[in-house]
Molecule: FMN riboswitch aptamer (RFN element)
Organism: Nocardioides daejeonensis
C1' cells in the first nucleotide's frame, strides 16, 4: 500500500417592508457536501443527496420495507500573477431537491435520531 472487520465521524445560512395573512412576495444580506485537478473549485470532471423506473427477497393481495440495476439532476465570465490556477486576486455576474404552509421558500418546518459521496482510526490476518 492492496483486501478484511469494528468502531467513529459525515451540511451551511435573515432582517427589514408592505399585507388581514409571507424567514415564501419586494429590498438588503447570508450560505456552499464529497473525492479529482500542474495551484486552494458551489459554477470544470465524476460521486452523493432528492425524484422517476426496473429486477429480486419479505408480505395472500394491495401498501410498504430492503437489495441490486438504470435513469434524470442547477449555475462564469473578464482582466492580473504565474512554469502551470474556469480552482488563487481584482471585478461584475449566476445557480440551488421533494412535500408543507392563513400568500409563491437555497435560507422556516417536516420524511431525516434517516440515508450518503467519502475520511479518519483500531484489529487480526494474507
Nucleotide at each position: 500500500g492492496c483486501g478484511u472487520g469494528c468502531u467513529c465521524u459525515g451540511g451551511g445560512g435573515u432582517c427589514g417592508g408592505u399585507g388581514a395573512a409571507a424567514u415564501u412576495c419586494c429590498g438588503a444580506g447570508c450560505c456552499g457536501g464529497c473525492g479529482g485537478u500542474g495551484a486552494a473549485a458551489g459554477u470544470c470532471c465524476g460521486c452523493g443527496a432528492c425524484c422517476c423506473g426496473g429486477u429480486c427477497a419479505c408480505a395472500a393481495c394491495c401498501a410498504g420495507u430492503g437489495a441490486c440495476c438504470g435513469g434524470u439532476u442547477g449555475a462564469c465570465c473578464a482582466g492580473g500573477u504565474g512554469g502551470a490556477a474556469c480552482u488563487c486576486c481584482u471585478g461584475g455576474a449566476c445557480c440551488g431537491a421533494c412535500g408543507g404552509u392563513c400568500a409563491a421558500a437555497g435560507u422556516c418546518c417536516g420524511g431525516a435520531u434517516g440515508g450518503g459521496a467519502a475520511g479518519a482510526g483500531c484489529a487480526a490476518u494474507g